[in-house]
RNA sequence: GGGCCGUUGGCUCAGUUGGUAGAGCGUCUCCGUGGCACGGAGAAGGUCGCCGGUUCAAGUCCGGCACGGUCCA
Numbered sequence: 001g002g003g004c005c006g007u008u009g010g011c012u013c014a015g016u017u018g019g020u021a022g023a024g025c026g027u028c029u030c031c032g033u034g035g036c037a038c039g040g041a042g043a044a045g046g047u048c049g050c051c052g053g054u055u056c057a058a059g060u061c062c063g064g065c066a067c068g069g070u071c072c073a
Base pairs, nucleotide, nucleotide: 001072002071003070004069005068006067007066010025011024012023013022019056027043028042029041030040031039049065050064051063052062053061
């Protein structure tokens, strides 16, 4: 320098054919216990890596860039 894959709550990851973003774990509150653990109920938390484009509408499609992984030279 080039090819491919990835970037989404604190962490690990889903997200179909474009239609107002979810799960598990964690955190907080409450319930049950004399208390802890375990269990149950509920809540908070994400401008989807950045900048543009297409579209009535973009996490999703297109272009550029950044970062990480991998392969080639």
This is a predicted structure of a 73-nucleotide RNA (transfer RNA) from a Minisyncoccota bacterium. RNAcentral holds the sequence, with entries from ENA. Its Rfam family is "tRNA". Its mean pLDDT, the model's own confidence on a scale to 100, is 81.